The RNA shown here (c-di-GMP-I-GGC riboswitch aptamer) has 92 nucleotides.
[in-house]
RNA sequence: UUUAAGAAAGCCAAACUUGAUGCGAAUCAAGGACGGAAAGCCACGGGUCUCCUCAAGGAAUUAGUAUCAGGAUGAUAGCCGGGUUGCUGAAC
Numbered sequence: 001u002u003u004a005a006g007a008a009a010g011c012c013a014a015a016c017u018u019g020a021u022g023c024g025a026a027u028c029a030a031g032g033a034c035g036g037a038a039a040g041c042c043a044c045g046g047g048u049c050u051c052c053u054c055a056a057g058g059a060a061u062u063a064g065u066a067u068c069a070g071g072a073u074g075a076u077a078g079c080c081g082g083g084u085u086g087c088u089g090a091a092c
Stems, first nucleotide, its partner, number of pairs: 001091004011036002016031006034078001040084003044081003047076003050072004057068001
């Protein structure tokens, strides 16, 4: 520098349980391991989810509703892509 088939010294920890925080999606701590080669970090693009609003626009409608939509210094990096740093093995 390239690469990730088979491994794992060391590392992380899904579901679930308990406690705390939050309107919520979720997050944090402890237990626990389904898994992971970036399951380290960054919400930049897409997706999903949560909360708020019908002020504008579309659909429906008697009203209303909150489906699309609009807003969030909202969530998710263990949904995908991208960026960035790094361990180990192998090859050069």
Model confidence (mean pLDDT): 79 of 100.